Predicted 3D model of a 73-nucleotide RNA (transfer RNA) from Bigelowiella natans CCMP2755.
NCBI's taxonomy places the organism under Eukaryota, Sar, Cercozoa, Chlorarachniophyceae, Bigelowiella natans.
The prediction has a mean pLDDT of 83.
Rfam family: tRNA. Its family is annotated with triplet codon-amino acid adaptor activity in the Gene Ontology.

RNA sequence: GGUCGUAUAGCUCAGUCGGUAGAGCACUGGUCUAAUAAGCCAGCGGUCAAGGGUUCGAGCCCCUUUAUGACCA
Numbered sequence: 001g002g003u004c005g006u007a008u009a010g011c012u013c014a015g016u017c018g019g020u021a022g023a024g025c026a027c028u029g030g031u032c033u034a035a036u037a038a039g040c041c042a043g044c045g046g047u048c049a050a051g052g053g054u055u056c057g058a059g060c061c062c063c064u065u066u067a068u069g070a071c072c073a
Base pairs, nucleotide, nucleotide: 001072002071003070004069005068006067007066010025011024012023013022019056027043028042029041030040031039049065050064051063052062053061
């Protein structure tokens, strides 16, 4: 330098054919217990890497950039 991936909650990851952004863990409160853990109930938490484009509508499609990984040279 080139090719192909990955980027979504604090962490690990889903998200189908473009149509209300989700799960588990963590955290907070409640319940339970003599107390703690576990269990159960509820809650909190998001600029979907950045910018632009297409569209009535984009996490998803297109372009550019950034970070990172693998491969080729």